[in-house]
RNA sequence: GCUGCUAUAGCUCAGUUGGUAGAGUAGCUGAUUCGUAAUCAGUUGGUCGCCGGUUCGAUUCCAGCUAGCAGCA
Numbered sequence: 001g002c003u004g005c006u007a008u009a010g011c012u013c014a015g016u017u018g019g020u021a022g023a024g025u026a027g028c029u030g031a032u033u034c035g036u037a038a039u040c041a042g043u044u045g046g047u048c049g050c051c052g053g054u055u056c057g058a059u060u061c062c063a064g065c066u067a068g069c070a071g072c073a
Base pairs, nucleotide, nucleotide: 001072002071003070004069005068006067007066010025011024012023013022019056027043028042029041030040031039049065050064052062053061
């Protein structure tokens, strides 16, 4: 330098023939316990990497950029 993949909650990841986003875990509250842990119930948390385009509407499609990983040279 070229090519491909990835970027979504604090963390690990789902999610689409385009229609206002979920799980586990962590956090918080409560129950249980003499108390802690464990368990159970409830609950908080996201401008879906950035900037544009297409569209009535974009996490999803397209271009560019940034970061990470892999391959080729």